[in-house]
Molecule: transfer RNA
Organism: Candidatus Pacearchaeota archaeon
């Protein structure tokens, strides 16, 4: 410089065009002599960022930005 993944909740990830989720953590309650477990319940998201297609974008296209690899 070129190419190929990936970025979605605090963390790990799911969601291939039609209500943005799950586990874990975090809060509050129940339980317990009390702590851990467990149970129930509730917050947390401008879906990297800017445009663009489309009645509708997390999904599709296009630049940019970060991190991984890889080839010169």
């Nucleotide at each position: 410089g070129c190419c190929u993944c990936a970025g979605u909740a605090a963390c790990u990830c799911a969601g291939u065009g039609g209500c943005a989720g799950a586990g874990u953590a975090a809060u509050u309650g129940a339980u317990u002599c009390g702590u851990a477990a467990u149970c129930a319940a509730u917050a947390a998201g401008u879906c990297g960022c800017a445009g663009g297609u489309u009645c509708a974008a997390a999904u599709c296209c296009u630049g940019c930005c970060u991190g991984a690899g890889g080839c010169u």